[in-house]
RNA sequence: GGGGCGUAGCUCAUUGGUAGAGCUGGUGCCUUGUAAGCAUCAGGUAGUUGGUUCGAUUCCAACCGUCCCCG
Numbered sequence: 001g002g003g004g005c006g007u008a009g010c011u012c013a014u015u016g017g018u019a020g021a022g023c024u025g026g027u028g029c030c031u032u033g034u035a036a037g038c039a040u041c042a043g044g045u046a047g048u049u050g051g052u053u054c055g056a057u058u059c060c061a062a063c064c065g066u067c068c069c070c071g
Base pairs, nucleotide, nucleotide: 001069002068003067004066005065006064009023010022011021012020017054025041026040027039028038029037047063048062049061050060051059
């Protein structure tokens, strides 16, 4: 110098119209107890700041972090 990625505690979806799944966690049922199973609940200002748009996780720019490539 060039490129990818950044969304829940973790791993990832979501191609412009109020953001979801699995796992984890809380509670209850079940069990002598634990695990498993079943039911239910919680959890996100989408890395930051601007821009475009009636409307942005999504498009554009800069910055921050991280990974890779080139020198």